[in-house]
RNA sequence: AAAGUCGGCCAGGCAAUCGCUGGGCGGCGGGGGCAACUUCGCUGCCGGGAGGAAAGUCCGGGCUCCGCAGGGCAGGAUGCCAGUUAACGACUGGGUGCUAUAAGUCGCAAGACCCAAGGCAACGGAAAGUGCAACAGAAAACAAACCGCCGAUGGCUCCGCAAGGAGAUCAGGUAAGGGUGAAACGGCGAGGUAAGAGCUCACCGCGUCCACGGUAACGGCGGACGGCAUGGCAAACCCCAUCCGGAGCAAGACCAAAUAGGGAAGCACUAGGCGUGGCCCGCGCUGCUUCCGGGUAGGUUGCUUGAGCCUGUCAGCAAUGGCAGGCCUAGAGGAAUGAUUGCCGAACCCCGCAAGGGGGGAACAGAACCCGGCUUAUCGGCCGGCUUUCCAA
Numbered sequence: 001a002a003a004g005u006c007g008g009c010c011a012g013g014c015a016a017u018c019g020c021u022g023g024g025c026g027g028c029g030g031g032g033g034c035a036a037c038u039u040c041g042c043u044g045c046c047g048g049g050a051g052g053a054a055a056g057u058c059c060g061g062g063c064u065c066c067g068c069a070g071g072g073c074a075g076g077a078u079g080c081c082a083g084u085u086a087a088c089g090a091c092u093g094g095g096u097g098c099u100a101u102a103a104g105u106c107g108c109a110a111g112a113c114c115c116a117a118g119g120c121a122a123c124g125g126a127a128a129g130u131g132c133a134a135c136a137g138a139a140a141a142c143a144a145a146c147c148g149c150c151g152a153u154g155g156c157u158c159c160g161c162a163a164g165g166a167g168a169u170c171a172g173g174u175a176a177g178g179g180u181g182a183a184a185c186g187g188c189g190a191g192g193u194a195a196g197a198g199c200u201c202a203c204c205g206c207g208u209c210c211a212c213g214g215u216a217a218c219g220g221c222g223g224a225c226g227g228c229a230u231g232g233c234a235a236a237c238c239c240c241a242u243c244c245g246g247a248g249c250a251a252g253a254c255c256a257a258a259u260a261g262g263g264a265a266g267c268a269c270u271a272g273g274c275g276u277g278g279c280c281c282g283c284g285c286u287g288c289u290u291c292c293g294g295g296u297a298g299g300u301u302g303c304u305u306g307a308g309c310c311u312g313u314c315a316g317c318a319a320u321g322g323c324a325g326g327c328c329u330a331g332a333g334g335a336a337u338g339a340u341u342g343c344c345g346a347a348c349c350c351c352g353c354a355a356g357g358g359g360g361g362a363a364c365a366g367a368a369c370c371c372g373g374c375u376u377a378u379c380g381g382c383c384g385g386c387u388u389u390c391c392a393a
Base pairs, nucleotide, nucleotide: 001389002388003387004386005385006384007383008382009381010380012344013343014342015341016340017339018338020049021048023046024045025044026043027042028041029040030039031038032037051364055375056374058373059372060371061370062369063248064247065246066245075244076243077242078241079240080094081093082092083091084090095123096121097120098119099118104113105112106111124239125238129237130236131233132232146178147177148174149173150172153171154170156167157166158165159164186204187203189201190200191199205228206226207225208224209223210222212219213218252301253300254299255298262292263291264290265289266288267287272286273285274284275283276282308327309326310325311324312323313322314321315320348359349358350357351356
């Protein structure tokens, strides 16, 4: 420098004018109050005012109430190892398995081998039990005989006096070879056999144990043993281990009308009050006053200082943590965070050999108690790590 790959950051800028929202400091006017003060309306100035995802609400926590959650059943989640964290199903590092491209090796080629940095994994248990496996195939799990091979053994035919020999393959034997399949019960060579077969043996592979390395998952150098010893699926039921009380800011707390209930005290007592009516009788309805308390409308609060942010430094491979200094950064409630204009403007498009010129004009989206994650959406740009190759010193 190129290619590949992984990660981090930014996410149009500036100015003017007009608004919106809530905060602070004032001014003017009105109301309440003995007062201190408080409240309402208008208005001036000052500074604040969305995100990396504010989204989905999929996990985990803080906070709040119900409650006291100890045990069991049911249900749910998670599941290699170690660490991080307030916690997690998140994150970091490691292990194992699978996978990919370049480079490299072989090759005329097709391709094969080896496969960097990377990517992916619900990655406990299939010798507890139950179950499942489309199509194809003879057979899909205490194996199986379609083709092929054999026909030793039994039977058959022929030859032979007989012993025996020859033939065919009816029974039968055979899992080496072919074929089917995602998957067919180690590989390869020799021995062996009628033909075959871990049937036997060497080598390779595999498993168990010991020792060694590692905190561990696990690893492979070594040793011993085992002919190989229980194929796959648990995101099928299930088993094992660990964890999980429920509801959520419309949580909850405080203040508190009108009307209608409730309680207490006092006063009335067959009266009185109200209605009808000009009045009486009559008829209809009904105790009155004061105080207290609960709740509704409404208001206040919860509300933003927090596992907070920035910078530096130390520990750690890292996630992350410690220390020091600095900072305060939206808190609305039918819900503000905007609009217009001007200048500059990346991507992109066109012309041009080039220098350059012209056009163009900013993605996804938007707080609602607060955090940590995950997932999803996203125009583009910048920076860095790692690997391989090439060039230069």